[in-house]
RNA sequence: UCAGCGAAACGGCAAACUUAUUGAAAGAUAAGGACGCAAAACUAUAGGGCCUUACCAAGAGGAUGGCAGCCAGUUACCGAA
Numbered sequence: 001u002c003a004g005c006g007a008a009a010c011g012g013c014a015a016a017c018u019u020a021u022u023g024a025a026a027g028a029u030a031a032g033g034a035c036g037c038a039a040a041a042c043u044a045u046a047g048g049g050c051c052u053u054a055c056c057a058a059g060a061g062g063a064u065g066g067c068a069g070c071c072a073g074u075u076a077c078c079g080a081a
Base pairs, nucleotide, nucleotide: 005079006078012037013036017032018031019030020029021028022027035069041074042073043072047071048070049067050066051065055062056061
């Protein structure tokens, strides 16, 4: 130095839930709040998976709507064993 790894420190993020706004819904945003997280940073017409069905469809069904805190891809702080 690189890869793996995760003790310590400096810091960081923030699940459920509550309130408000928004949306057809899933969900999102803000504030409060901490279950957890070494990528809980970024990426959703590009790999898989999951949620929703306004709309379309006779129906079965289907994202063009979402989820990165499911896997994945990309980049990255600190530094013991």